């Protein structure tokens, strides 16, 4: 230089004119006017996960259901983060794993293949017999009983893999090396797990995002959560029911318990206003410490939208990073080209609604930090 990795950031910027939102001031000021600062995001987003909050529930046993899953750490929690661990991809930086257990009991597995779960003899080798031929043999063809997973074919997968004893042919049947694995010791590590000696021939796949078995964790329902404060209104019928209880609570059932006089359908009839929850909170920011990190501990500084049909907009006009373009321009270069000036773009996802912390997904365009490959020059 080119071509990647990865962690991070930015996402217009100043002035003008109109508008809009709570909030302060101000005007008797309620309505309204004026006047003053403020006034959207990296994801406000999807509403997936985890907490705070609130309000129901909180004798007590059982089943159920759901979620999470290598190890140590971080946190208010987590399904996030962080660091390692195994496995897999890449020449590398580095990536990517929904990464407990097929020993239980059960289920699944197209097509092809003889055979697909504790498998199989189609060819194919090989002892035997039987029958036909001839050159009559250790011969040849055929057919029968068996035997055999070494070789051939099929598949994604066919019960370790090379050699060699050994057989009729064969085979971990046995041998020697490789690869795996179970027991046992040893050493390192906090673990997960890594090295490394002995032994055992032990080589009965795969799927758990199949039910299923281990473990561990979980009440329920949300700010339309919930309080408060004015304001309207009108019943009418039918059905159950009152201890021979109807309906309720124990917020998925079931056993139990406990309350218990209303209860439920249809029809008519009234409101559909405020106020508080609400924005100060596991806050943001700087700086030091401590930790490999995630993060935590002190210390200073800062307050920064709260609407309730739902405000943060629209135009103008200088400026901009970048892109893009030729321009009989300028500067360099053999050039290709790079810098300059000029001209013209100057554009994305997107919308707070009770708050936080993940995570996921969207995005026009730019920029920084470290770091890896190849190549060229000093």
């Nucleotide at each position: 230089a080119c071509a990647g990795g990865u962690c991070g950031c930015c996402g217009g910027a100043c002035g003008g004119u109109c508008g809009c939102g709570g909030c302060a001031g101000c005007g008797g000021g309620a309505a309204c006017g004026c006047u003053g600062a403020c006034g959207a995001g990296g994801a406000a987003c999807g509403u997936c996960c985890g907490g705070g909050c609130u309000c129901c529930g909180c004798a007590g046993a059982g089943c159920a259901c759901a979620g999470c899953g290598g190890u140590g750490g971080g946190u208010a929690a987590c399904a996030c983060c962080c660091a390692c661990c195994c496995g897999g991809g890449g020449c590398g930086a580095c990536c990517c794993g929904c990464g407990g257990g097929c020993a239980c009991g059960u289920g699944c597995a197209a097509c092809a293949g003889a055979g697909a779960g504790c498998a199989g003899a189609c060819c194919g080798c090989c002892u035997g017999c039987c029958u036909g031929c001839c050159u009559g043999g250790u011969g040849c063809a055929g057919g029968c009983c068996g035997g055999u997973a070494a070789g051939g074919g099929u598949g994604a997968a066919a019960c370790g893999g090379u050699g060699g004893u050994g057989u009729a042919a064969g085979a971990g049947a046995c041998c020697a090396c490789c690869a795996g694995g179970g027991u046992u010791c040893c050493g390192g590590g906090u673990g997960a797990c890594c090295g490394g000696a002995a032994u055992c021939g032990c080589u009965g796949g795969g799927u758990a995002a199949a039910c299923c078995c281990c473990g561990c964790u979980g009440g329920g329902a949300g700010c339309a959560a919930g309080a408060u404060c004015a304001g309207a209104c009108a019943g009418a019928c039918a059905g159950c029911g009152u201890c021979c209880g109807a309906g309720g609570g124990c917020u998925g059932c079931u056993c139990g318990c406990c309350c218990g006089a209303g209860c439920u359908g249809u029809c008519g009839g009234g409101u559909g206003g405020a106020u508080c929850g609400c924005u100060c909170g596991a806050g943001g920011c700087c700086g030091u410490c401590g930790g490999u990190g995630a993060c935590g501990g002190c210390g200073g500084c800062c307050c920064u939208a709260g609407a309730c049909a739902g405000a943060u907009g629209a135009c103008c006009g200088u400026c901009g990073a970048a892109c893009g373009g030729u321009g009989u321009c300028c500067g360099g270069g053999c050039a290709a080209c790079c810098g300059g000036c000029c001209c013209g773009u100057g554009g994305a996802c997107a919308g707070a609604a009770c708050c936080c912390g993940g995570c996921g997904u969207a995005c026009a365009g730019g920029c920084g930090g470290c770091c890896u490959g190849u190549c060229c020059u000093c």
Annotation: The RNA shown here (Bacterial RNase P class A) has 378 nucleotides and comes from Brevibacterium sp. CS2. The sequence is in RNAcentral, with records from ENA and Rfam. A source record names the gene rnpB. NCBI's taxonomy places the organism under Bacteria, Actinomycetota, Actinomycetes, Brevibacteriaceae, Brevibacterium.